Predicted 3D model of a 98-nucleotide RNA (Bacterial small signal recognition particle RNA) from a Vampirovibrionales bacterium.
Its Rfam family is "Bacterial small signal recognition particle RNA". It is annotated as a non-coding RNA gene.
NCBI's taxonomy places the organism under Bacteria, Bacillati, Candidatus Melainabacteria, Vampirovibriophyceae, Vampirovibrionales.
The model forms 89% of the base pairs in the Rfam consensus.
[in-house]
RNA sequence: AUUCAGUCAUUAUACGGCGUAAGGCCAACGAACCAUGUCAGGGCGGGAACGCAGCAGCAUUAAGUUGGAAUCUGCGGGUGUAUAAUUGGCUCUCCACC
Numbered sequence: 001a002u003u004c005a006g007u008c009a010u011u012a013u014a015c016g017g018c019g020u021a022a023g024g025c026c027a028a029c030g031a032a033c034c035a036u037g038u039c040a041g042g043g044c045g046g047g048a049a050c051g052c053a054g055c056a057g058c059a060u061u062a063a064g065u066u067g068g069a070a071u072c073u074g075c076g077g078g079u080g081u082a083u084a085a086u087u088g089g090c091u092c093u094c095c096a097c098c
């Protein structure tokens, strides 16, 4: 220098496990007017019956805020196993030369 292996570590991938709680999930709150529904009062139209638009209030929600749980997605590692590497350390076999 060549060839065949062993072992440890590193990295990567896959699956699991642990954790986290960003998305999604559950609950509550949440709009003077530029959300919806119902629209008292009042207004308009009409001879009238009625109709029209519609403020406040109430209700349901949007954006958003708060809390909760841990099925799903995501993220993380001094986590487990396996596999791989043209990544390293150590040991060894074949074989050539000095």
Stems, first nucleotide, its partner, number of pairs: 005091005010085007018076003022073002025068005035060004043052003